[in-house]
RNA sequence: CCAGGGGGCUGGGCAGCCGCGUGUCGCAUUUCCGAACGGGAUCGGCGCGAGGAAAGUCCGGGCUCCACCAAGCAAGGGUGGCGGGUAACGCCCGCCGCGGGCAACCGUAGGGAAAGUGCCACAGAGAGCAUACCGCCGAUGGAGGGCAACCUCACAGGCAAGGGUGAAAGGGUGCGGUAAGAGCGCACCGGGACUUCGGCAACGCGGUCCGCAUGGCAAACCCCACCCGGAGCAAGGCCGAAUAGGGGCGGCGCGCUCUCGUUCGCGGGGGCAGGGGUGUUUGGCCCCUGGCGCAAGCUGCGACCGCCCGGGUUGGCUGCUCGAGCCGCGGAGCAAUCCGUGGCCCAGAUGAAUGGCUGCCCCCGCGGCGCCGGUCGUUUUCGCGAUACCGGCCGCGGGACAGAACCCGGCUUACAGGCCCCCUGGCAUC
Numbered sequence: 001c002c003a004g005g006g007g008g009c010u011g012g013g014c015a016g017c018c019g020c021g022u023g024u025c026g027c028a029u030u031u032c033c034g035a036a037c038g039g040g041a042u043c044g045g046c047g048c049g050a051g052g053a054a055a056g057u058c059c060g061g062g063c064u065c066c067a068c069c070a071a072g073c074a075a076g077g078g079u080g081g082c083g084g085g086u087a088a089c090g091c092c093c094g095c096c097g098c099g100g101g102c103a104a105c106c107g108u109a110g111g112g113a114a115a116g117u118g119c120c121a122c123a124g125a126g127a128g129c130a131u132a133c134c135g136c137c138g139a140u141g142g143a144g145g146g147c148a149a150c151c152u153c154a155c156a157g158g159c160a161a162g163g164g165u166g167a168a169a170g171g172g173u174g175c176g177g178u179a180a181g182a183g184c185g186c187a188c189c190g191g192g193a194c195u196u197c198g199g200c201a202a203c204g205c206g207g208u209c210c211g212c213a214u215g216g217c218a219a220a221c222c223c224c225a226c227c228c229g230g231a232g233c234a235a236g237g238c239c240g241a242a243u244a245g246g247g248g249c250g251g252c253g254c255g256c257u258c259u260c261g262u263u264c265g266c267g268g269g270g271g272c273a274g275g276g277g278u279g280u281u282u283g284g285c286c287c288c289u290g291g292c293g294c295a296a297g298c299u300g301c302g303a304c305c306g307c308c309c310g311g312g313u314u315g316g317c318u319g320c321u322c323g324a325g326c327c328g329c330g331g332a333g334c335a336a337u338c339c340g341u342g343g344c345c346c347a348g349a350u351g352a353a354u355g356g357c358u359g360c361c362c363c364c365g366c367g368g369c370g371c372c373g374g375u376c377g378u379u380u381u382c383g384c385g386a387u388a389c390c391g392g393c394c395g396c397g398g399g400a401c402a403g404a405a406c407c408c409g410g411c412u413u414a415c416a417g418g419c420c421c422c423c424u425g426g427c428a429u430c
Base pairs, nucleotide, nucleotide: 001426002425003424004423005422006421007420008419009418010417012361013360014359015358016357017356018355020049021048022047023046024045025044026043028042029041030040032039033038051401055412056411058410059409060408061407062406063232064231065230066229076228077227078226079225080224081095082094083093084092085091096110097108098107099106100105111223112222116221117220118217119216120215133163134162135159136158137157140156141155142153143152144151145150171189172188173187174186175185176184190212191210192209193208194207195206197204198203236318237317238316239315246309247308248307249306250305251304252302253301254300255272256271257270258269259268260267261266273289274288275287276286277285278284290299291298292297325344326343327342328341329340330339331338332337362399363398364397365396366395367394368393371392372391373390374389375386376385377384378383
């Protein structure tokens, strides 16, 4: 220098003017509420005011309510190499196995297929008690020929090496062997069983034995081990009008009934019930006692007035932001992370604030000019010319993805540009 791998950080800066939300302060203002303390609104000072993903809402928790409450079982869902981290996780770190890459490094849904069931499309002869389409052989038996050696045929039969199909065809390569072949025999590789040693473990290195004896799929059912109650800040709590509707009590009116009086029109008085359960308020429903009725059943009505009661709608307050918090230093650890210590307070909106304009700077792109430095052309030189390229100068345009909504830990996805560190391979030079 070229090509590549891994990790971390950043996500425009400064100034002026105008504006917004919130906290706090004020002998500030106020024709607001209130008896008062005080509160609201406005004004002013000061502080703070989006993100690395605030996103998707995918996983794990805190918190709240509901349900259940020892554990456990059933159903359903999830996770799945080993060790560690954590409040927890399906996350993170380290390691192992397998696959890819020359390498740095990357990927991995990675328990069980000799518990059982199921599936293996298309193609293919055959896809699971393997198979024989092409092909090879035809030693042996058969047919034909030949004196014979032997030759021919490919009928019986043998083979699974080669071709072909497929994701996959019952280990691979080589030598031997054979009629042709085949773990049929042997060597190496692969595999299985047992085992020494190392490792906390996953597992690894080696040894002995076995010619190999049961192909794949469990993100198919299933089996094994472990984990999981549900709903969510529209959770939950408090305040609470006007109005509408509901209930209770009283009044008034009407009805029925009993009784007294009567001038026969009516008037006075009494009664028309009591208790319990369910239910968020009611309505309602259910039960018991009493009364009436032969029985079914019934056991007052009102849209009026007054007082009281409780629930709901709208609204307000709360929950609400100090937290598994952030930054620095020291220590333990390969690391994730943990421990100690010092400092800091860092949005709380609710149609929802966190913005707009201007100037300068930064980065990128495009254009202009020859005014400037290179550069190029020409020339003996002075100089002259050119503007493809680099820089300056001038002008124009652009600067991503995206917006908190109870809070936190992760994952995933989106993202213009910029900066830094480590590592690998190659080339050149010393």

This is a predicted structure of a 430-nucleotide RNA (Bacterial RNase P class A) from Erythrobacter sp. Lineage of the source: Bacteria > Pseudomonadati > Pseudomonadota > Alphaproteobacteria > Erythrobacter. The sequence was found by an Rfam model in a public genome assembly. Its Rfam family is "Bacterial RNase P class A". It is annotated as a ribozyme.